[in-house]
Molecule: TPP riboswitch aptamer (THI element)
RNA sequence: GAGUACCACUCGGGGUGCGCCGUCUCUGGCGCUGAGAUUAAACCCGUUGAACCUGCUCUAGUUAGUAUUAGCGAAGGGAAUGUGUGAUGACUCCAUC
Numbered sequence: 001g002a003g004u005a006c007c008a009c010u011c012g013g014g015g016u017g018c019g020c021c022g023u024c025u026c027u028g029g030c031g032c033u034g035a036g037a038u039u040a041a042a043c044c045c046g047u048u049g050a051a052c053c054u055g056c057u058c059u060a061g062u063u064a065g066u067a068u069u070a071g072c073g074a075a076g077g078g079a080a081u082g083u084g085u086g087a088u089g090a091c092u093c094c095a096u097c
Base pairs, nucleotide, nucleotide: 001093002092003091004090007084008083009082010080011046012045013044014043016040017032018031019030020029021028052077053076054075058071059070060069061068
C1' cells in the first nucleotide's frame, strides 16, 4: 500500500416443524429443539454457497415425538464477480528499511 473479514446499505433466496390438551361452526393454549416454528417487516443465507430443497415417514442414537442429534454429503440442486465507510484491531499478500 492492496485485499479479505467485521459493520452498513441496496437487490435477491429460504424456512415456519413436532407432541399433548381443548374446540369441534370458527379457532386456541401449553410444552420441546433451534438463529428463526408465518408474534415477524424479525431471523438465516447469497457461488469461499449445509440458508434451504430433493433423497427422506431413509440409516443409527435419543425422545412424548414423522420433531431433534449425527450420517447420507469430495450426492444432486440452490439466490450478488453488488456498493460503501471513520478509527482501531484481526488475517493474507506485495514493497521498503